Predicted 3D model of an 81-nucleotide RNA (c-di-GMP-I-GGC riboswitch aptamer) from an Anaerolineales bacterium. The source organism's lineage runs through Bacteria, Bacillati, Chloroflexota, Anaerolineae and Anaerolineales. The sequence was found by an Rfam model in a public genome assembly.
This record gives sequence, C1' cells and structure tokens, in this order.
RNA sequence: UGUCGAAAAGGCAAACCCGCCGCAAGACGGGGGCGCAAAGUCAUGGAUCCCGCCCUUUGCGGGACCGCCAGACCGCCAAGA
Repeated sequence: UGUCGAAAAGGCAAACCCGCCGCAAGACGGGGGCGCAAAGUCAUGGAUCCCGCCCUUUGCGGGACCGCCAGACCGCCAAGA
C1' cells in the first nucleotide's frame, strides 16, 4: 500500500403513518426501524417505474430511481488474517 474486517465510537434509516409538493413514478420534513461497512456523492451504462407521442410490430421525448446491478469520486476506526 492492496484485499477481508473482530472490537470500539458513532452514522445512515426500509415498510408503514402524518404533513407537504407533484398528473404520476416519486421527492422533502416529522414519527418509525427492515436492514446497511459505504444504505456517502454522482443518473455515466444497464435494469425497473411514471407521463406524453406514435403504434401491427419496432420505437421516440421528458421525468423518477444510487437501499437493483455495474462504474466513477470521496470516506471513520482498526485486533487479526
């Protein structure tokens, strides 16, 4: 330095409920914890979802989603292997 990561200090926060924004997917805030060593950031590729158009098929445009997979960037602690 690279991979795995016990322990410790902490961190994040699913479903669901309430409020609020949105045609919607869904975002944000509060409650709540299913879980997470990147469940930190990024929509770059794919997947999935929403809206509109076209429509036999095939598609096109805009949007959502990083806690679906991959990629990029950053990152606390460090026994032991």